Model confidence (mean pLDDT): 76 of 100. Predicted 3D model of a 99-nucleotide RNA (TPP riboswitch aptamer (THI element)) from Desulfotruncus arcticus DSM 17038. The sequence is in RNAcentral, with records from Rfam. It matches the Rfam family "TPP riboswitch aptamer (THI element)". Rfam's curators write: Vitamin B(1) in its active form thiamin pyrophosphate (TPP) is an essential coenzyme that is synthesised by coupling of pyrimidine and thiazole moieties in bacteria.
[in-house]
C1' cells in the first nucleotide's frame, strides 16, 4: 500500500403454523393487530438481501415422531429467490528499504 468479511445507515424481500367451543397449549427468530363477503390489504415485531435455507416450488412428498402440526431428518453439491453505499482498523498478497 492492501480485500473480503463484520457492523453502520437508507432501501427492499418473506412468512404468520398445528391443537382447543374458549382460556390456552406446542415449536420457533417470528405464528402480533387493525380492515375485508372473499381474494387479501395496511402497521408492528422478527429474520433475510446473492458467499443468498430468510422465504417459496417439489409438496396433498419420504421416514421417524407428536394430541396435532415442516415437530425432526432427508429432498438439498435441486429449481427460484430481494441491494446499494460508507468509517476505521487489519489478514493474505504485492512493492520499496535495512539487517
Nucleotide at each position: 500500500g492492501g480485500a473480503a468479511g463484520u457492523c453502520a445507515u437508507u432501501u427492499g424481500g418473506g412468512g404468520u403454523g398445528c391443537c382447543g367451543a374458549a382460556a390456552g397449549g406446542c415449536u420457533g427468530a417470528g405464528a402480533g393487530g387493525c380492515g375485508g363477503c372473499a381474494g387479501u390489504g395496511c402497521c408492528a415485531a422478527c429474520c433475510c438481501a446473492u458467499u443468498g435455507a430468510a422465504c417459496c416450488u417439489g409438496c396433498u412428498c419420504u421416514g421417524g415422531g407428536u394430541a396435532a402440526u415442516a415437530c425432526c431428518a432427508g429432498c438439498g453439491a435441486a429449481g427460484g429467490g430481494a441491494a446499494a453505499u460508507g468509517c476505521a482498523a487489519c489478514a493474505a498478497c504485492g512493492c520499496u528499504a535495512u539487517u